[in-house]
Context: one part of a larger RNA
Molecule: small-subunit ribosomal RNA, 5' domain
Organism: uncultured prokaryote
């Protein structure tokens, strides 16, 4: 010189856009961070209000709520503690694999049953909750019918070098579930209606593709040590066997005695790794904040359950340490999610608004949930623009420094005239971001017995902004409210004067200071960057 997630001292007017615990993966008060479906099920209030013949009745309301059941919680969001590893990059392979939700095509969706919860009663506990005994439905479980294809046995053809693939005979065992709109009436029950029947949607079941996202395996690539030289017994390799979606010593039984090392194995240190970021003219060093991709982890250790998928941050058991409540018999807990505290530290924000966008999750939709997110508050931590006034104005006020006492300087600078109006003030108006969805109408297709419904476009109408009365646009007043800070002996831009006297200090290096110091303090005056400025740390 450039450069930071910085930090410290001195100063500090405004906006824009970033950006903020690098330390103790240290303890956390408190609120919020994942719920959502009545269009799958079967129970259901109370408040309040009306009426009363004062017993009660009807609105509320099949609403609030639990509960059983599906989805969803395996995303999204924090960390970076482990980890030198196929953990990450890239680049082959997977004839050794799986993939809920979403799409195409194909074919179904029959007929039966037993049982829980919730709920009543009773009961045990201090509580967290537990037991028992009765009732009661589903798209919950569970038999039975079919069964193309798929899956196992035993067979058989073509391909193939083989593993193995397709293709084909026969046998076995396995599937489903309803909900929600509308027609009409021949038909049942017949009581406003229901069931049955057309038909539309949607959801189930079995098969085969696709799409998405993974799961295994390899080849290369990327810290430091030899003051680690020998490592290994499940080690290495075969056979069965067990596991798993899947290959595999993954596991296990035998059997064999290998199997990696100087091209550095096994030990130790250190460290998430990358796109990328910094510096450099490249080469190459250093870094890996913040956004993007992957890993790994959710007190600490270990496991397994559910499930398409977890060995699961805001589940589950156990064992540990800690902190809580307890009727001492037992129980609860886990911010490396947003804010917040405390502690550590040189050091790092608010316990804020909003689901208006954008994305996510549930749901036929409205909707509901979202500290993802969008937005606003704090710090000059960066990086960029903007102002702090513009013109005239004296042989030149005053003051202030110095002087050779003549006079030089601060200095057109100030005053003093004439203007302008950015910021910031005050008033007035005042966005885009909104594009859908839902709904009305209409209209023009699809689908059907149908001009019902239902559903696709298409036009109008109406609906929705946290931010925020905020950006911005006009108007009003005013030069009024807005400049430090380091330096100045060389290196390196800028000099005098007065105090001090090797003292007191100063210093990146050289070095300055012992009586005239441009090097120390101060003051005048320069120089340089400027809302900064400078020091100090790191890296080049």
């Nucleotide at each position: 010189g450039a450069a930071c997630g910085a930090a410290c001292g001195c100063u500090g007017g405004c906006g824009g856009c970033g950006c903020g615990c690098c330390u103790a993966a240290c303890a956390c008060a408190u609120g919020c961070a994942a719920g959502u479906c009545g269009a799958g099920c079967g129970c259901g209030a109370a408040a309040a209000g009306u009426c009363u013949u004062c017993g009660g009745a009807c609105u509320g309301a099949g609403u609030a709520g639990a509960g059983c059941g599906g989805c969803g919680c395996a995303c999204g969001g924090g960390u970076g503690a482990g980890u030198a590893a196929c953990a990450c990059g890239u680049g082959g392979g997977u004839a050794a694999u799986c993939u809920a939700c979403c799409u195409u095509c194909a074919g179904g969706u029959c007929u039966g049953g037993a049982a829980u919860a919730a709920c009543u009663c009773g009961g045990g506990g201090a509580a967290a909750c537990c037991c028992g005994a009765g009732c009661u439905a589903a798209u919950a479980c569970c038999g039975g019918a079919u069964g193309a294809g798929a899956c196992c046995a035993c067979g058989g053809a073509a391909c193939g070098a083989a593993a193995g693939u397709u293709c084909u005979g026969u046998g076995g065992g396995a599937a489903a579930a309803g909900c929600a709109g509308g027609g009409g009436c021949c038909u049942c029950c017949u009581u406003u209606g229901g069931a049955g029947c057309c038909u539309u949607g949607u959801g189930u079941c079995u098969g085969a593709g696709g799409a998405u996202g993974g799961g295994g395996g390899c080849g290369c690539g990327g810290u430091c040590u030899a003051u680690c030289a020998g490592c290994u017994a499940g080690u290495u390799g075969g056979u069965g066997a067990g596991g798993u979606a899947a290959u595999g010593g993954c596991u296990c039984a035998c059997c064999a005695a290998g199997g990696c090392u100087a091209u550095g194995a096994c030990g130790g240190u250190u460290a998430g790794c990358u796109g990328g970021u910094c510096u450099g003219a490249g080469a190459g060093g250093a870094u890996g904040a913040u956004c993007a991709g992957c890993c790994a982890c959710a007190c600490u250790g270990g496991a397994a359950c559910u499930g398409a998928g977890a060995c699961a941050c805001g589940g589950u058991c156990c064992a540990g340490a800690c902190u809580c409540c307890u009727a001492c018999g037992g129980g609860a807990g886990g911010c490396a999610g947003c804010a917040g505290u405390g502690a550590g530290g040189a050091a790092u924000u608010u316990u804020g608004c909003g689901c208006a966008a954008u994305g996510g999750g549930g749901g036929a939709a409205a909707c509901c949930c979202u500290g993802a997110c969008g937005c606003a508050g704090c710090a000059a931590c960066g990086c960029c623009g903007c102002g702090u006034g513009a013109g005239u104005g004296a042989a030149g006020a005053a003051g202030g420094c110095u002087u050779u006492c003549g006079g030089g300087u601060c200095g057109u600078a100030a005053a003093g005239c004439u203007c302008u109006g950015u910021c910031a003030g005050a008033a007035g108006g005042g966005a885009a971001g909104a594009a859908a969805u839902g709904c009305u109408u209409a209209u023009a297709g699809g689908u059907u017995a149908a001009u019902a419904c239902c559903u696709u476009g298409u036009a109008a109408g109406u609906u929705u902004g946290a931010c925020g009365g905020u950006a911005c646009c006009u108007u009003c007043a005013a030069a009024g409210g807005a400049a430090g800070c380091a330096c100045c002996g060389g290196c390196u831009a800028a000099c005098u004067c007065c105090g001090u006297g090797c003292c007191a200090g100063c210093a990146g290096c050289c070095g300055c200071g012992g009586u005239a110091a441009u090097a120390c303090g101060g003051a005048g005056g320069g120089u340089g960057c400027a809302a900064g400025c400078g020091u100090u740390g790191u890296u080049c």